[in-house]
Parts: sequence; C1' cells; structure tokens
RNA sequence: CCAGACAAAGCCAAACCCUCCGUGAGAAGGGGACGGAAAGCGAACGGGUCUUAUAAGUGUUUGAAAGAUAGCCGGGCUGCCAAAG
Repeated sequence: CCAGACAAAGCCAAACCCUCCGUGAGAAGGGGACGGAAAGCGAACGGGUCUUAUAAGUGUUUGAAAGAUAGCCGGGCUGCCAAAG
C1' cells in the first nucleotide's frame, strides 16, 4: 500500500410518525432504525428515475424549460479505524 473482519472507538440513518416549507418530486427539524466503509462532499459531471404553475394535444400522450434525487449507477474530491492474508 492492497485487502474490509462476528475487532475496537466512533459516525450516518431507510420505511413510518410528528412539526414545518414547497404546486409537486421532495427539503429541513424531532422521533425511529432498514441498512451503509464513504449513506462524507458537489451550483448533479455522464447516464437513469421522478416532479411541475407552462405549451401542444380532446383525456392516458408529447415536448420545452425549470426542478428533485449523491441511500439508483458510474465518475470526481476528501477521509476514521484496521485483523488474517
């Protein structure tokens, strides 16, 4: 250095509930733990998914634009501990 363990010390916190913000996807705070070795970070970089007050369409559709998601995948930046091998 690689490797990620029934190790140690810590960390985060899905669903759901409450409050609150938002048209919405969702966000924030509290409770709560399904999980996570980056579930740390980003004016979201590439792809995916999702949303909408707009436009067209006759309604389930399509498109633009603006958004959401970092716990969908990949990539980028940073980083604790650390056994066997």
The RNA shown here (c-di-GMP-I-GGC riboswitch aptamer) has 85 nucleotides and comes from a Geobacteraceae bacterium. It was read from a public genome assembly, where an Rfam model found it. The organism belongs to Geobacteraceae, within Bacteria. Rfam family: c-di-GMP-I-GGC riboswitch aptamer. Rfam links the family to the GO term cyclic-di-GMP binding. A reference for the family is Weinberg et al. (2017), "Bioinformatic analysis of riboswitch structures uncovers variant classes with altered ligand specificity", Proc Natl Acad Sci U S A. Model confidence (mean pLDDT): 78 of 100. Of the family's consensus pairs, 89% are formed in the model.